[in-house]
Molecule: transfer RNA
Organism: Candidatus Buchananbacteria bacterium RIFCSPLOWO2_01_FULL_39_33
RNA sequence: GCCGCCAUCGUCUAGUGGCUAGGACGUCUCCCUCUCACGGAGGCAACCGGGGUUCAAUUCCCCGUGGCGGUA
Repeated sequence: GCCGCCAUCGUCUAGUGGCUAGGACGUCUCCCUCUCACGGAGGCAACCGGGGUUCAAUUCCCCGUGGCGGUA
């Protein structure tokens, strides 16, 4: 250089056209306890950037950025 794959809460991840974008860990508040831990209830928090297609895009297409792998 060329080819392929990946990018979603702080972290790991589900979601392949119409979802309130879900779960686990974390974190915050409350309950429980003499206190802590454990346990229980609730809250906060995300679609890498730009453009296109579409009535509608996290999802499909193009470009870019970053990461991983293959190839000489």